This is a predicted structure of a 1495-nucleotide RNA (small-subunit ribosomal RNA) from an uncultured prokaryote. The RNAcentral record of the sequence draws on ENA. It matches the Rfam family "Bacterial small subunit ribosomal RNA". The prediction has a mean pLDDT of 85.
């Protein structure tokens, strides 16, 4: 410090995810030791049992035990001090808390100062007696003490005061001495020491109170408040204060967020982070609050009191049913809850606390131990050597590699643990729970001690096997459908290590809430616009002050923590000491630049005045012409209207058309212009009235009066609403006609709201420049509108101010683009955004008559959604061009019969493959058997075939028998198998046969695992690269443009320059000529013959070798002087001369595993092999490709001339003979320019005369021929007879541009035989092409795109089904809170107190007084009750939409002009997407026009 993920690729925006650190953690696997720390985060749920607060005999009496008789100990009680500390918990609480200040207070024990401590009195518990009760406990009587209680005296620098005065305390206990006084054992008084007591002063400590600043979220909580706010007086308190009360006033708080709701103890700190921040508040420390729940007071210095009291409530326990007892959020522990958190341990030895004079007692505070890897830190599980690179495992290309110096072996060490011995510090006297612990020493033996996760990318680490979209994995992207580095196992590897992974949470990365440090034209985001309140910000200059600011000082910022230095545990964690820091708050002083404040001054901002000017700015009134419609009248006659085409409609009752007149409504042609005005919406005939703003010019004046603007207010298109008018045209809804599969649409005919006016609502639009307002600054050029100035050439140039445009520099931008009218550089203020969907929706509030508007979420779900640009592909986008693509022609197919292939059906089987073009006379250049793969039956199992090992020797063949055959059996025998070598051996090798096992075999599967081959786009002109340049980049350029070509063919231009694969040429063939060579070919001349037959010849033809020839070379025109094109000459041939071979990068997972090869899988007495028979030849039907025809351009008969390619020995077969013929018999010649197939046919002549025929030949009967082992299923041909359909073929569709189509015959391959198919050959031999609008295919450029599996694309909504969360919902259940009223325990207060009372007073006493108690009354008040309201949550029949799901249904709304451009607002309608009306936008293609720029 970054990385992965949107795309075919790119840049950006933007979310999601990962790598890091942390934890009071939990879970899974594993687990040796020690140190140190922490350990119920959940039920503030309920608690058994034990312990956690007592102590003092030196305050007091009583009774008891022991005694050395001195005393010692223990018990219940009175009394004092302490139980307000220590310990626990975080429920409640937006208060408390934190921080720095303040004044009106108290403070036991402690310290300090001063003074005092005199003299009396009456009770009471305990004990005893009696009584009640189960108990807890209580009552009565008698008696007693005190440092318990109460008067009196005295009293201040104490308190109060009207300044005269008045009030006001105490307690004693212990030790010692006996010189002086008195009794005298000893004591009293006294003396002395000491601890107390009382009053008061000061302090220290602790506590109470007050206000400033800081301190969570929500405005879908906006108003709250009646002791409320203040005053006066009184009461109360330790003290201020509405703290309380009476009276008076009507205040107080709040947009700087009151009130309400939700949540929460706060802080030092902890964690993360570079920091700023964020999250958090366990342990330790400070403060607060609480103690079963609620209320209350008492005592006390201190409490409204965790282990005190009273009352109420819930719960638990005891009970004799009458009544009582209790409070672990102390330490252990139990149940429960939970993913989850320990021992009913030891000791007061240390540190501290309470009491005590002290000894001491108490102390679950504390110190220790126990449990669990919970965290952090440290150590160990050995070290060295060791290659035969052992064995085993795994992989393998079979050689090897790896595990791996790893192990074993050899040599060494003993940390830790185990054993034994010694043995501290903590206490410098005694006292040690820990603990025989830490530590040290000794000997023993490598001896006791390693796992977890991961290995597709991020992210370090790879192979094999298994599985086969299954099982499973997954943090994100994503893996798995038979070759998975992603699942499971194994081997190997990587990381960390007594731990390792997972889960959860927090911060980080995330600049993804942006103060540091983001944005808003198109990605999310500028309010529709303006005025303006609060607020924020604000021109120049002078002075003052000092709030902000700056500097310095002081106080504080607890300790601990973090950081630095040093030190102590062997190190570290941990601990100790010191420093620094604690970025903060308060305060003092100084400074005065800047901001603020106060007071002056100024004119550059702003405004006023005067003079001009432009304008669809607004409101009201009036008025004009053209057009539509309607009405009246005239002319006139059969149609009109409307459309792609029609129909609905109107019209003989007179329409449309035309002429005149009239009525009424709405809108204002031309001018008209990226022209004008207005804040925006918006504004357009003309005139008048009223009126707002703006611009220019000029002088004077005011003197910052300014900018922005939350809320508020006003305006605000269209649609819509209300009331009343109006209504010509248009036109939602509606009706009808068309279109269509349907058509709730587009088109047509009608047509109502509405559109118009007045008044009142609504308040929204793609209300857009998708760009808030204001100010300043920063190159230009060219237009246009309004005004001014200067110059003159008086209609131009220059210049200036204000608007409005185009292009363009810098800068900016993701790019597109913007660019003085900024999206540049800056400042101020406002608004808004933070992934997509859910959703601008629900609920709540506000507004509205309604429609609805505004404000505005959650759950859930996805890993994307999106912007700009790029390359393709596509378009019912555009331009250019080509092709038998259309057109122009010729001939076909589609109708008939037949042949052949396919589908379908059938079958035991009808083997398999091929499927739009590019399957279908295709694989098949030829299924009777064979082929043959299929079916039935019968057989074989190392096999029909190959190699090897091992054993053996005859095998084969002939003949016969059985059988459908394969096969089985018998028989014969010369070589006892054969050949070669030989060491002479059954030794070796080869061949052959039989047996054994390794293996053979498979036309079984996968062409979507493959090679090879092939088809197709397409013989289309394209496809790329290097270097350079441009762009952030994908990419572009080159390859585009202007011409031209069959062609990316060539030329020119150009940030390109070159090159490669294609094109062309080179190759073959045909056409002309030359040359070489003449046999089997040829014959001009010579001879000869029936005959080139023979001699002869090689000139010619021909054959087959080699050459020449054609290149736009020449001329003219055209073009740009180019490339080229047009015409011409010459030439056998002219612009590629004709034909062929040749097929770029690639596309179609195109075809083929059944040609062949091949991975994987499958079968192995069968999915292999053999045989016989059958099938591939079936047949209601459908399609493709062909043949023959339908006839006279013909049929039949006759005649007889002219080809070329090819084939031939198991062959072609002349010729002769017989047969009507197919063919048969005999058979010459020929291994072929020699012999043969071999007859060419169309042609010509005659006849038929338009008919189902002398056309046509299917079908069927009969008889033959040939091939073959065999023609039944199932061959071809011949003869006789039969004589079907068919009279030129619907929609649709195919081929062909010249020796071509059409037509005519001939040959060949395969083959025993079988062609209408296929491949070739020649004969005869046309027509037409104006042209490129259209159909199809292709190429180039351009444009749009939501497509990239690329339009066979993408994608929307209803409906149906399943699941999920959610809104409404009659109601119902529970919580919280408020108001009114009722009740009113305990308690303190007030009143009363007739009942009762020891202390003081009076009195001889009785009794009275003072004072008090019970009781009663009153107000306050907890719990409880009644009624009503508000609010939150749960459930809820039914219901609404939403989301997600496998391949469901209906349509096709959007993306291309998406086939009616789309979208926004609004209204109506419709199964649904949607459609239509009105207004708006371009985020619309195309064409045209306008404007501008470049050349």
């Nucleotide at each position: 410090a970054g990385a992965g993920u949107u795309u075919g690729a790119u840049c950006c925006u933007g979310g999601c995810u990962c790598a890091g650190a942390a934890c009071g953690a939990a879970c899974g696997c594993u687990g040796g030791c020690g140190g140190c720390a922490g350990g119920c985060u959940u039920a503030a749920c309920a608690c058994a049992u034990g312990c956690a607060a007592g102590u003092c005999g030196a305050a007091c009496g009583c009774a008891c035990u022991c005694u050395u008789c001195g005393g010692a100990g223990a018990g219940a009680g009175u009394g004092g001090c302490a139980g307000a500390c220590g310990g626990g918990u975080g429920a409640g609480u937006a208060a408390g808390c934190g921080u720095g200040g303040g004044a009106a207070u108290c403070u036991a024990c402690c310290u300090u100062g001063u003074a005092g401590u005199g003299g009396g009195g009456g009770a009471u518990a305990g004990c005893c007696c009696g009584g009640a009760g189960a108990a807890a406990u209580c009552c009565g009587g008698a008696u007693u003490a005190a440092u318990a209680c109460c008067g009196c005296a005295u009293a201040a620098u104490c308190u109060c005061u009207a300044c005269g005065g008045a009030g006001g305390a105490a307690a004693a206990g212990g030790g010692g001495c006996c010189u002086c006084u008195c009794c005298u054992u000893g004591g009293a008084a006294g003396c002395u020491c000491u601890u107390g007591c009382u009053a008061u002063u000061a302090g220290a400590u602790g506590a109470g109170c007050c206000a400033g600043c800081g301190u969570u979220a929500g405005a879908u909580u906006a108003g709250c408040u009646a002791g409320u706010u203040g005053g006066u007086g009184a009461g109360g308190u330790a003290a201020u204060g509405g703290c309380u009360c009476a009276c008076c006033a009507a205040g107080g708080c709040g947009a700087c967020g009151a009130u309400c709701u939700a949540u929460a103890g706060c802080u030092g700190g902890u964690u993360u982070g570079a920091g700023a921040g964020g999250a958090u508040g366990a342990u330790c420390a400070g403060c607060c609050a609480c103690a079963c729940u609620g209320g209350g007071a008492c005592u006390g210095a201190g409490a409204c009191a965790c282990g005190g009291c009273c009352c109420a409530g819930a719960c638990u326990c005891c009970u004799a049913c009458g009544g009582g007892a209790g409070g672990c959020a102390g330490c252990a522990g139990u149940g429960g809850g939970g993913a989850a958190u320990a021992u009913u341990g030891g000791a007061c030895a240390a540190u501290g606390g309470g009491c005590g004079a002290a000894a001491g007692c108490c102390u679950g505070a504390u110190c220790c131990a126990g449990c669990a890897a919970u965290a952090c830190c440290g150590c160990g599980u050995g070290u060295g050597u060791g290659a035969a690179g052992a064995a085993g495992g795994c992989c393998u290309g079979a050689g090897g590699g790896u595990u791996g110096u790893a192990a074993a072996g050899c040599a060494c060490u003993u940390u830790c643990a185990a054993u034994a011995g010694a043995g501290a510090u903590g206490a410098u006297a005694a006292u040690g729970a820990c603990a025989g612990u830490a530590u040290c020493u000794a000997g023993u033996a490598a001896a006791g001690a390693a796992g977890u996760c991961c290995c597709g990318g991020c992210u370090a680490a790879c192979u094999c096997c298994g599985u086969g979209c299954c099982a499973g994995c997954a943090g994100c992207c994503g893996c798995g459908g038979u070759a998975a580095u992603a699942c499971g196992g194994a081997g190997g590897g990587g990381a960390c290590u007594a731990g390792c992974g997972u889960u959860g949470u927090u911060c980080g990365g995330a600049a993804u809430u942006a103060c540091u440090g983001g944005g808003c034209g198109u990605a999310a985001a500028g309010c529709g616009u303006a005025c303006g309140u609060a607020g924020g910000c604000g021109g120049a200059u002078c002075a003052g002050a000092a709030a902000g600011u700056a500097u310095g000082g002081g106080g504080u910022g607890a300790a601990a923590u973090c950081c630095c230095a040093g030190g102590g545990c062997u190190c570290a964690a941990c601990c100790c000491u010191g420093g620094a820091a604690c970025u903060g708050c308060c305060u003092c002083a100084u400074a005065a630049a800047c901001u603020c404040c106060u007071g002056g001054u100024c004119u550059a901002g702003a405004g006023u005045u005067c003079g001009a000017g432009a304008g669809a700015g607004g409101u009201g009134a009036g008025u004009g012409g053209a057009a539509u419609u309607c009405c009246g009248a005239g002319u006139g006659u059969a149609g009109a209207g409307g459309u792609g085409a029609a129909a609905u409609u109107c019209g003989u009752a007179g329409a449309u058309a035309u002429u005149c007149g009239g009525a009424g409504u709405a809108a204002c042609a031309c001018c008209a212009g990226u022209g004008g005005c207005g804040a925006a919406g918006g504004c357009g005939g003309c005139u008048c009235a009223c009126u707002g703003g703006c611009u220019c010019g000029a002088u004077a004046c005011u003197g910052a009066c300014g900018c922005u603007g939350a809320g508020u207010u006003a305006c605000g298109a269209a649609a819509g609403u209300g009331u009343g008018g109006g209504g010509a045209g248009c036109a939602a809804a509606c009706a009808g006609g068309a279109u269509u599969a349907g058509a709730u649409a587009c088109c047509c005919u009608g047509g109502u709201a509405g559109u118009c006016c007045a008044c009142a609502c609504c308040g929204u639009a793609a209300a857009c420049g998708a760009u808030g307002a204001a100010u300043g600054c920063c190159a230009g050029u060219c237009g246009u509108c309004g005004g001014g100035u200067a110059g003159c050439a008086u209609g131009c140039u220059a210049u200036u101010c204000g608007g409005u445009g185009a292009c363009a520099c810098a800068c900016c931008u993701a790019a597109c683009g913007u660019a003085u009218u900024a999206a540049g550089c800056a400042u101020u203020c406002c608004g808004c955004c933070u992934g997509g969907g859910g959703a601008g929706u629900a609920c709540g509030g506000u507004c509205g008559c309604a429609a609805g508007a505004u404000u505005a979420a959650c759950a859930c779900u996805c890993a994307a959604a999106g912007g700009a640009a790029u390359u393709g592909a596509c378009g019912g986008u555009g331009g250019c061009c080509c092709g038998c693509a259309c057109a122009a022609g010729c001939g076909g197919c589609g109708g008939a019969c037949c042949a052949u292939g396919u589908g379908g059906u059938u079958u035991a089987a009808u083997u398999c493959g091929a499927a739009g073009c590019a399957a279908c006379g295709c694989g098949c250049a030829g299924a009777a058997c064979c082929c043959u793969a299929c079916c039935a039956g019968c057989c074989c199992u190392u096999g029909a075939c190959a190699u090897c090992c091992u054993c053996g020797g005859a095998c084969a063949a002939c003949u016969c028998u059985g059988g459908a055959g394969a096969c089985a059996g018998a028989u014969u025998a010369u070589c006892c198998u054969u050949c070669a070598g030989u060491u002479a051996g059954g030794c070796u090798g080869g061949a052959u046969c039989g047996g054994u096992g390794a293996c053979a075999g498979g036309u079984g599967c996968u062409g979507c695992a493959u090679g090879g081959c092939u088809g197709u786009c397409g013989u289309c002109a394209g496809c790329u690269c290097g270097u350079g340049u441009c762009g952030u980049g994908a990419g572009a350029u080159g390859u585009u443009g202007g011409g031209u070509u069959a062609a990316g063919u060539c030329c020119c231009g150009c940030a390109a320059c070159g090159a490669g694969c294609g094109c062309a040429a080179c190759c073959c063939u045909c056409g002309c000529c030359c040359u070489u060579a003449g046999u089997u070919g040829c014959c001009a001349g010579c001879a000869u013959u029936u005959a080139g037959u023979u001699g002869g010849g090689c000139a010619c033809u021909c054959u087959a070798g080699g050459g020449g020839g054609a290149c736009u070379g020449c001329c003219g025109g055209u073009g740009a002087u180019a490339a080229g094109c047009c015409g011409g000459a010459g030439g056998a041939a002219g612009g590629u001369g004709g034909g062929g071979a040749u097929g770029a990068c690639g596309u179609c997972a195109a075809g083929u595993c059944c040609u062949c090869a091949u991975g994987g899988c499958c079968c192995u007495u069968a999915c292999g092999g053999g045989c016989u028979g059958g099938g591939c030849u079936a047949c209601a039907c459908a399609c493709g490709u062909g043949c023959u025809a339908c006839a006279a351009u013909g049929g039949u008969g006759g005649u007889g001339a002219c080809a070329g390619u090819g084939g031939g020995c198991a062959g072609c077969g002349a010729g002769a003979c017989g047969g009507c013929a197919a063919g048969g018999u005999c058979g010459a010649g020929c291994u072929a320019a020699u012999c043969u197939c071999c007859a060419a046919a169309a042609g010509c002549c005659a006849u038929c005369u338009c008919a189902g025929u002398u056309c046509g030949g299917a079908u069927u009967g009969g008889g033959g021929u040939c091939u073959g082992c065999a023609a039944c299923u199932c061959g071809a041909c011949c003869c006789c007879a039969u004589g079907a359909a068919g009279u030129u073929g619907g929609a649709a569709u195919c081929g062909c541009u010249a020796g071509u189509a059409a037509u005519c015959g001939c040959g060949g391959a395969u083959c025993a035989g079988c062609a209408u198919g296929c491949c070739g050959c020649g004969g005869u031999g046309a027509a037409u092409a104006c042209g490129u609008u259209c159909c199809c295919g292709g190429g180039c450029c351009u444009u749009g795109u939501a497509c990239a599996c690329a339009c066979c694309g993408c994608c929307c909504g209803u409906c149906a089904c399943a699941c999920c969360a959610u809104g409404g919902g009659a109601g119902u259940u529970g919580g919280g809170u408020c108001u009114a009223c009722c009740c009113g325990a305990a308690g303190g207060u007030g009143g009363u107190g007739c009942g009762c009372c020891a202390a003081c007073c009076a009195g001889c006493a009785a009794u009275g007084g003072a004072g008090g108690c019970a009781g009663c009354c009153a107000a306050c008040c907890a719990c409880g009750g009644u009624a009503g309201g508000c609010u939150c949550a749960g459930c809820g029949a039914c219901u609404g939409g939403g989301g997600u799901g496998a391949a469901g249904u209906c349509g096709u709304a959007a993306c291309a002009a998406g086939g009616u451009a789309g979208c926004c607002g609004u209204a109506g309608g419709g199964g649904a997407a949607c459609c239509u009306g009105c207004g708006g936008c371009u985020g619309g293609a195309u064409c045209a026009c306008c404007u501008c720029c470049u050349u």